[in-house]
Context: one part of a larger RNA
RNA sequence: CUGGGCGUAAAGCGAGCGUAGGCGGUUUGUUAAGUUGGCUGUGAAAGCCCCGGGCUUAACCUGGGAUGGUCAGUCAAAACUAGCAGACUAGAAUACAGUAGAGGGGUGUGGAAUUUCCGGUGUAGCGGUGAAAUGCGUAGAGAUCGGAAGGAACACCAGUGGCGAAGGCGGCACCCUGGACUGAUAUUGACGCUGAGGUUCGAAAGCGUGGGGAGCAAACAGGAUUAGAUACCCUGGUAGUCCACGCCGUAAACGAUGUCAACUAGCUGUUGGGUCUAUUAAUGAUUCGGUGGCGUAGCUAACGCGCUAAGUUGACCGCCUGGGGAGUACGGUCGCAAGAUUAAAACUC
Repeated sequence: CUGGGCGUAAAGCGAGCGUAGGCGGUUUGUUAAGUUGGCUGUGAAAGCCCCGGGCUUAACCUGGGAUGGUCAGUCAAAACUAGCAGACUAGAAUACAGUAGAGGGGUGUGGAAUUUCCGGUGUAGCGGUGAAAUGCGUAGAGAUCGGAAGGAACACCAGUGGCGAAGGCGGCACCCUGGACUGAUAUUGACGCUGAGGUUCGAAAGCGUGGGGAGCAAACAGGAUUAGAUACCCUGGUAGUCCACGCCGUAAACGAUGUCAACUAGCUGUUGGGUCUAUUAAUGAUUCGGUGGCGUAGCUAACGCGCUAAGUUGACCGCCUGGGGAGUACGGUCGCAAGAUUAAAACUC
């Protein structure tokens, strides 16, 4: 290289956009680069293979033949690929009218609750646990009523509900803004798919600067438990959690399942639209887009998957090649750092 694979055995980049490249709808004409055929040239000799000959055989020597190419030139063919010219509308996109939505950003605003503070009532406990203790409280706690402050999160609705490429997104109102779906026409006319590098986004934790700080809570302190207890339980409690700006770039970033397209039984729920039927509503039938449960064929080592495929195929990318050493060392790149990324070997089983 050929070949085999990637849900769980090793293996899908966390996700998008996109450069080069690879691949690419229907049709007409043309060219002849790829492709196919003929002819010519060449592909040294020796060797290998075949048929002979010579040493008594063989090895060996020797004659002839054959094989051998992404080869060159030339003549021809025109189906396919490709180039050029033209046409088309089934892919793709745009316009128009609607629909649903926690999609994103910003500003404002609401109530419940926790906490703290102030005031009233009121008196001896409160809190916590398996049981306790630390802790709080006669300087008046806890309980209860009223008031104030402040931060964070939005009960019910709420749903294998919705939206988003993924991460993710949930009180309410307004402003700005992205995408999707449906319908009937019209327009453009292959404008497409994938995507090495590249670039952007990317939970939590962490980092920098400045704010903020109610609750929770690494670290830390104390009380318990225990043989010990650097834990589990309890009382406290600082970073952090929140905001703005800038970094970090990782997760069981999971559907452990790359993206796109085509084809291949059904049944049933739910969500967003359309059409038809009958109408006062239900309902029923059908169709397009999502999201679930079962299940046929088929696939699978099995589990299971099964029109949302792990079935049958095509295009392109990524990745795997025994366990440990090791996602480590060294070097490079990136980062303020933490570290991330790329990524071995000796040795060993």
Molecule: small-subunit ribosomal RNA, central domain
Organism: uncultured Gammaproteobacteria bacterium